[in-house]
RNA sequence: GCCGGUGUAGCUCAACGGUAGAGCACCCGCCUUGUAAGCGGACGGUUGUGGGUUCGAUUCCCGCCACCGGCU
Numbered sequence: 001g002c003c004g005g006u007g008u009a010g011c012u013c014a015a016c017g018g019u020a021g022a023g024c025a026c027c028c029g030c031c032u033u034g035u036a037a038g039c040g041g042a043c044g045g046u047u048g049u050g051g052g053u054u055c056g057a058u059u060c061c062c063g064c065c066a067c068c069g070g071c072u
Base pairs, nucleotide, nucleotide: 001071002070003069004068005067006066007065010024011023012022013021018055027041028040029039030038048064049063050062051061052060
């Protein structure tokens, strides 16, 4: 330099163009003599970034950035 993949909550990951969710963690409560485990609840998001298409974009298209892999 060329090709491909990935980027979403603190972490690991979902979400066929139509209000972004789950598990774990953190917080509160229940339970227990107490702790852990278990149960219930709440909180938590500029969907990497800038544009384009569309009535509507996490989703489709283009550029850029970061990371991973392959080729040279």